[in-house]
Context: one part of a larger RNA
RNA sequence: UGACGGGGGCCCGCACAAGCGGUGGAGCAUGUGGUUUAAUUCGAAGCAACGCGCAGAACCUUACCUGGGUUUGACAUCCUACGAACAAGGCAGAGAUGCAUUGGUGCCCUUCGGGGAGCGUAGAGACAGGUGCUGCAUGGCUGUCGUCAGCUCGUGUCGUGAGAUGUUCGGUUAAGUCCGGCAACGAGCGCAACCCUUGUUCGCGGUUGCCAGCAUUAGGUUGGGCACUCCGUGGAGACUGCCGGUGUUAAGCCGGAGGAAGGUGGGGAUGACGUCAAGUCCUCAUGGCCCUUAUGUCCAGGGCUACACACGUGCUACAAUGGACGGUACAAAGAGUCGCCAAGCCGCGAGGCCUAGCCAAUCUCAAAAAGCCGCCCUCAGUUCGGAUUGGAGUCUGCAACUCGACUCCAUGAAGCCGGAAUCGCUAGUAAUCGCGGAUCAGCAUGCCGCGGUGAAUACGUUCCCGGGCCU
Numbered sequence: 001u002g003a004c005g006g007g008g009g010c011c012c013g014c015a016c017a018a019g020c021g022g023u024g025g026a027g028c029a030u031g032u033g034g035u036u037u038a039a040u041u042c043g044a045a046g047c048a049a050c051g052c053g054c055a056g057a058a059c060c061u062u063a064c065c066u067g068g069g070u071u072u073g074a075c076a077u078c079c080u081a082c083g084a085a086c087a088a089g090g091c092a093g094a095g096a097u098g099c100a101u102u103g104g105u106g107c108c109c110u111u112c113g114g115g116g117a118g119c120g121u122a123g124a125g126a127c128a129g130g131u132g133c134u135g136c137a138u139g140g141c142u143g144u145c146g147u148c149a150g151c152u153c154g155u156g157u158c159g160u161g162a163g164a165u166g167u168u169c170g171g172u173u174a175a176g177u178c179c180g181g182c183a184a185c186g187a188g189c190g191c192a193a194c195c196c197u198u199g200u201u202c203g204c205g206g207u208u209g210c211c212a213g214c215a216u217u218a219g220g221u222u223g224g225g226c227a228c229u230c231c232g233u234g235g236a237g238a239c240u241g242c243c244g245g246u247g248u249u250a251a252g253c254c255g256g257a258g259g260a261a262g263g264u265g266g267g268g269a270u271g272a273c274g275u276c277a278a279g280u281c282c283u284c285a286u287g288g289c290c291c292u293u294a295u296g297u298c299c300a301g302g303g304c305u306a307c308a309c310a311c312g313u314g315c316u317a318c319a320a321u322g323g324a325c326g327g328u329a330c331a332a333a334g335a336g337u338c339g340c341c342a343a344g345c346c347g348c349g350a351g352g353c354c355u356a357g358c359c360a361a362u363c364u365c366a367a368a369a370a371g372c373c374g375c376c377c378u379c380a381g382u383u384c385g386g387a388u389u390g391g392a393g394u395c396u397g398c399a400a401c402u403c404g405a406c407u408c409c410a411u412g413a414a415g416c417c418g419g420a421a422u423c424g425c426u427a428g429u430a431a432u433c434g435c436g437g438a439u440c441a442g443c444a445u446g447c448c449g450c451g452g453u454g455a456a457u458a459c460g461u462u463c464c465c466g467g468g469c470c471u
Base pairs, nucleotide, nucleotide: 007471008470009469010468011467012466013465015461016460019425020424021423022422023421026316027315028314029313030312031311032310033309034307035306042053043052064302065301066300067299068298069297070296073127077126078125079123080122081121082120083119086103087102088101090099091098092097107116108115109114129291130290132289133288134287138285139284140280141279142278143276145274150189151188152187153186154185155184156165157164158163169180170179171178195268196267197266198265200236201235202234203233204232205231206230209226210225211224214223215222239262242256243255244254245253246252318418323376325374326373327372328371334365335364336363339358340357344353345352346351384415389410390409391408392407393406394405395404431453432452433451434450435449436448437447
């Protein structure tokens, strides 16, 4: 000077408390440990590993295993020789590949001999290649404390010096935010603001959007109109600006007015100096080491999907605030040409057939669901629950055996609200309800978004956890 203390003071945070809903019990999904295996590729390990890398393992991916091949190589540059490139089918083989066959003569330059580019074959080596090791040799990127309010510098001053001061103190703030004081005076990185979005309004614009009045009508369908909605663009608006109280005549705090919005309006992006030799050599880059007829590379099949068990994260439930059937209403945000696919017809259905429209404010995905209305059932392992299993199918794809999703019929398991313990959340939030997207041939209970319905509680800071300042 820091760090630490079951030292002290002050303060904050869903940290506790007050509430609401979960997890821990069941079944299943998924990740991990363990075990097993020829292989079950590798990494991640308290918070900050474990629905994590993986925004999607049938082949591919794929790095693993078994077997079959190959050795200048799947890929790059250079040399020599030969052949145009290329196209087509045949045989063997699991394929990689091997064996021959047929057609074929181009482009640029030319002294018409040939040369060059490009591709293929053969040969020689220089080299290629490595998801091999080291994240404790590294860059880059990332997590975390923490969106916590801190971390520093110049000059001056003090101290022999390490260092201090400033940054402490009194108030105040979400904030080292601001005010006052002060041997300090200033400054930088952070805070805040500037950025995006949402909430109100005005001007301009009016198709593919909208429809008040007029005409038309099954339908904003058409004429017409641009008022309204909406979309887009440019402005306005909120600043403690105004009033009262309080405070040191300060910063500010409390209340009020007006206002769509009030004291950072809500949300996002934004992450200081640094910490953890934190994570990543398997994104990429890269030093060193190692392999070089193999630790490279090609292929087929298998594995990453195993299963006594243990843990994490989720989904579905245990029912009547419910289940089933029928009718009926209201979104937002997205995606679409190798695509989204209407209407019609066929099928109980997954789906199929057929064929419009749309590169999309026009067409399509698209039915929103909870909700509301009517009916059935009345506490039971049930018309709850849907696992599991048998059968029959649909779709994608070269191919669903290992190992896809979905449909129909049958089957109908555990489960009657969960021990110790533990998690999330303070408002359009929790809870609950559906919808979309990325990845993607196919595959979502995961992830990332979108809207609908819409609560309870916060006395307070003694205690648990984390953090800030002073001592």

Source information: Small-subunit ribosomal RNA, 3' major domain from an uncultured bacterium, 471 nucleotides, folded computationally. Its mean pLDDT, the model's own confidence on a scale to 100, is 85.